[in-house]
This record gives sequence, C1' cells and structure tokens, in this order.
RNA sequence: CGGGGUGAUGAGACGAUCGCGCUCCGCUUAGGCGGGGGGAGGAAAGUCCGGACUCCAUAGGGCAUGGCGCCUCGUAACGCGAGGGAGGAGUAAUCCUACGGAAAGUGCAGCAGAAAAUAUACCGCAUCUUUUCUUCGGAAUAGGUGUAAGGGUGAAAUGGUGAGGUAAGAGCUCACCGCCUUGGUGGUAACAUCAAGGGCAUGGCAAACCCCGCCAGGAGCAAGGCCAAAUAGAAAGACGUUUGAGGACGGCCCGUCCGAGUCUUCGGGUAGGCUGCUUCAUCUCUUCCGGCGACGGGAGAGAGAGAUAAAUGAUCGUCAUACCCCUUCGGGGGGAGGACAGAAUCCGGCUUAUGAUUCACCCCGACCU
Repeated sequence: CGGGGUGAUGAGACGAUCGCGCUCCGCUUAGGCGGGGGGAGGAAAGUCCGGACUCCAUAGGGCAUGGCGCCUCGUAACGCGAGGGAGGAGUAAUCCUACGGAAAGUGCAGCAGAAAAUAUACCGCAUCUUUUCUUCGGAAUAGGUGUAAGGGUGAAAUGGUGAGGUAAGAGCUCACCGCCUUGGUGGUAACAUCAAGGGCAUGGCAAACCCCGCCAGGAGCAAGGCCAAAUAGAAAGACGUUUGAGGACGGCCCGUCCGAGUCUUCGGGUAGGCUGCUUCAUCUCUUCCGGCGACGGGAGAGAGAGAUAAAUGAUCGUCAUACCCCUUCGGGGGGAGGACAGAAUCCGGCUUAUGAUUCACCCCGACCU
C1' cells in the first nucleotide's frame, strides 16, 4: 500500500422566546389570570420469547397438547447470554450449526438404475457346456455357474487404501485408517487420548410418526379494585284508592279540574370518574473486590414522561464536534444536525429499521528499510 476479519464510536450541549398537553402553588364575581416544576428512543417498533404484577382455577399425581434438546456456567426467568466440545467453511484472522435417539417400533425415498435394504446381477471379469469358424494360439455365439474388483445410474449402492490370495474375485487373509466392545488416563462435563479384543454386525431421513429427557394450569392493565348519572327489575318501608296520596291552573290560601298510584330506602352498575400508574431484578458516571467471561458483591455521585384518543413542536442565540479549505505544522478560516422512528402496566432478551462518519485490534499478500 492492497485485500479481508472482529469490535466499538454516533443519534449534539447550554440558554431564550412562542406554542402543546400534565402537575403544584397563589389570586379570582368561576371564566380564567400569574408563577414554579417536569415532558420519547436506541430501537419507544415487531409483539417473537422470558418474567414481575392481577384475577380465575387448583389436594397429590397422571393423560393429552405445545415448546425446548452437545456440555458447563450466568440469570428472577428464558427459546437469551458467556465459556467450552464436536462437525463444517476459509491459506489465515475468523465465521456457521434444531448438534438427543435410526443396533424399540411403524413409515418414506420422484427420476435414473440390475438393485434403494431379507440386497442384487445390466455391462464386465472368470469358468463349464453347446454350436460355428480357425492362421490351431484362439475367436465368436447361446446357455449354466461363480463374482462384486472395474464400468454405468443416482443425493445416497452394503466400510476405505494397499498388499497377499484366487480361475476371476471377495474381510477370504494381513497392515494402516474407520467402526463396535471392554478397560486405563486427562477433564466438573460434553469430549479427548491410549491399550486390548472383535472381520464389521449398525445405509439415509426424526424440520415423518415416534421414543427419551426437561419445561409449561388459563387469561391478561380492555388484568383487577373503588365511586357512580341512567335503564330494567327481584327487596323493604311509609302514605293513599268516595276518609282522595299526588298532579295541573300557580308566590301563597281558597276554589276548580285530573286522579290510582306516589314517595323514601336498599339493590344493581351503563355513561362517566378515581385507582392500578410508574422508584426499581432500574439506568448513567467514577471506583474497589471476585470471575477467562457472561455476571456477582460493595462504595460515592447523579438521573428518572405518566398522558388517555392521547401532549412532547417551532424559531433564535452561544459553544463544541464530524467534515471541508489554508498552513511557515504553532495554528487560522469555514461549518451540518440529515436517518429510522415515536411512549400507553413495568422489566430482561431476541429480531428488524437506521444518515454522515471515525477509531482500535487482528489476518493474508506485495514492496521498502
């Protein structure tokens, strides 16, 4: 210098004015006025996992159903994270993996191919027999037998490579590799490694049913609790129906007319309101201890929306920065706020979206010193 890998950085700060909605205080002829306080995110998103919380259900256990699935650790918990193992990709840094069981059972495998699982025999190879030809070595043809080396088909063909062996072949025999069994050693474990034994049994698919292990009761803040106009109706009481409650005419009395119900309480819980509600497994900064790490424990300082059909916006100033230009390398000048998006009970994750950059470390290659 070129190419690549991993991790991080980032979403301006302060102030003023106007506006929006919330809240507190004061004033007030009740409509407001004045003042104070605080007002979105790294993903508030998707609603995909896990919890807190709430109600319902629940003796204990099981079935069904769903999820998860190498090991250990972390965590309130997880399908999340950390570290490790095994397998795979890459020269490497590094990355990827639903990664239990196919020697319990059932099942599946298009096309091609002889055969897709009790292996088989299309070509080939070997041998025997028949017939024909012959340069007498043999060749061709048909059939039988042996074979699984070689060819061909397929995603996959019944351990691999080599040697011996054989008519040709074959774990038929042997060596090494693989596999299985047993044991030793190391490791918490997954697993690794060594030794001995066994000719090899056990092809693939479980993101097919299934088996094994672990986890899960259900619904969710529109949970739930409280207050409570209205309507229906089940309750209790009082007064009243020719001994007239009550109503209308109306300030009141008289009077006239209408008149069989009227009133109160309880209850219920629609509209509406209050609550749950935002300060905790919290976050940030500094720092100490333990741990490879995720994380755990401690000290100090600081921060923190709670609206309810839903407010959180705009403008201006100052400063700083990315970046650009100049440079005598000391510095000087200019100078943006773009993207994705937007709380609705709360918290931990995962996933997805996201402008302009910048930095650190590592690997490979080339060149120079």
Molecule: Bacterial RNase P class A
Organism: Nitrospinota bacterium